[in-house]
RNA sequence: CGAGGGGAGCGAAGGGUCGCGGGCCGGCGCCGUCAGGCGCGCGGUCCGAGGAAAGUCCGAGCUCCGCAGGGCAGGGUGCCGGGUAACGCCCGGGCGGCGCGAGCCGACGGAAAGUGCCACAGAAAACAGACCGCCGGUGCCUUCGGGCGUCCGGUAAGGGUGAAAAGGUGGGGUAAGAGCCCACCGCCCGAGCUGGUGACUGCCGGGGCACGGUAAACCCCACCCGGAGCAAGGCCAAGCAGGGGAGAGUGGUGGCCCGCCGCGUGACCAUCCCCGGGUAGGCCGCACGAGGCGUCGGGCAACCGGCGUCCCAGAUAAAUGACCCAAUAAACAGAACUCGGCUUACGGCUCCCCUCGCGGU
Numbered sequence: 001c002g003a004g005g006g007g008a009g010c011g012a013a014g015g016g017u018c019g020c021g022g023g024c025c026g027g028c029g030c031c032g033u034c035a036g037g038c039g040c041g042c043g044g045u046c047c048g049a050g051g052a053a054a055g056u057c058c059g060a061g062c063u064c065c066g067c068a069g070g071g072c073a074g075g076g077u078g079c080c081g082g083g084u085a086a087c088g089c090c091c092g093g094g095c096g097g098c099g100c101g102a103g104c105c106g107a108c109g110g111a112a113a114g115u116g117c118c119a120c121a122g123a124a125a126a127c128a129g130a131c132c133g134c135c136g137g138u139g140c141c142u143u144c145g146g147g148c149g150u151c152c153g154g155u156a157a158g159g160g161u162g163a164a165a166a167g168g169u170g171g172g173g174u175a176a177g178a179g180c181c182c183a184c185c186g187c188c189c190g191a192g193c194u195g196g197u198g199a200c201u202g203c204c205g206g207g208g209c210a211c212g213g214u215a216a217a218c219c220c221c222a223c224c225c226g227g228a229g230c231a232a233g234g235c236c237a238a239g240c241a242g243g244g245g246a247g248a249g250u251g252g253u254g255g256c257c258c259g260c261c262g263c264g265u266g267a268c269c270a271u272c273c274c275c276g277g278g279u280a281g282g283c284c285g286c287a288c289g290a291g292g293c294g295u296c297g298g299g300c301a302a303c304c305g306g307c308g309u310c311c312c313a314g315a316u317a318a319a320u321g322a323c324c325c326a327a328u329a330a331a332c333a334g335a336a337c338u339c340g341g342c343u344u345a346c347g348g349c350u351c352c353c354c355u356c357g358c359g360g361u
Base pairs, nucleotide, nucleotide: 001357002356003355004354005353006352007351008350009349010348014325015324016323017322018321020048021047022046023045024044025043026042027040028039029038030037031036050332054343055342057341058340059339060338061337062229063228064227065226074225075224076223077222078221079093080092081091082090083089094108095106096105097104098103109220110219114218115217116214117213118212131159132158133155134154135153136152137151138149139148140147141146167185168184169183170182171181172180186209187207188206189205190204192203193202195200233284234283235282236281243275244274245273252268291310292309293308294307295306296305297304298303
């Protein structure tokens, strides 16, 4: 210098004008039982979207409902160790695959419990299998080298088909062949040993080898799982209608009693009063939290702990915007109960570590 690998971070900043949501202080207006409440948004001050706020795919908190215990069904997860509130997430490791390498990828338990399936091609696809070929026999022909066959048999070495053809390479052996025999590699078995918490590893001994693939096919094994979700759920509560209560007072109608003007008692209706449910509406939930930052300590790390420090949107038809200034703003996209992850989208840019190649010293 070129080509790559891994990780961390930013994703705008400044000035001017106008505007929007919220908190606090003040102001003004109204009410008031004098404690305050409500309204206006007038002044000041402070705060006001994201790294993914997204998809809603996992896991939780919180809330309501359900629930003796166990099992069945159903769903999920699936190498080992650790982290965590928890997880299907993260970290470290093992094994397998890919890459010269830095590194990357992996639903990575079980196929000698059972069942199913294995398209096309091919002779044969799981109790293996003779299409071509090879070899022996036999018949015929022969130029004596051999050749031919609607024949009988042997053979899994070679060809061909396929994603996959029943261990691989080499040698011996044979009529030709074949774990038929041997060496190495592979494979299987071992409550054998070494190292490791473990997955596993290195070795030792035994066995010619028996066991194709497929479990995001049924299934088996182990572990986990109640349902609904902030429109959860709770509080206050106008008017109207309806329900219940009290029957004191007032008015009306009718009846009864007494007195004959009017008054008293009881019933009904209306009004008034009280109570509860509940609608509109308002409030809480709802912004201090498995919190952010700094530092120290433990740990390879994920992460954990101590100390210090900070307060960081809270709307409800829903605010965070518009315009201007310099060469000048641009990607994906925007909260709605909260948090931990994963995944997906994204113009441009910064930093750190590492690998390979070429060149110079």
Molecule: Bacterial RNase P class A
Organism: Candidatus Kutchimonas denitrificans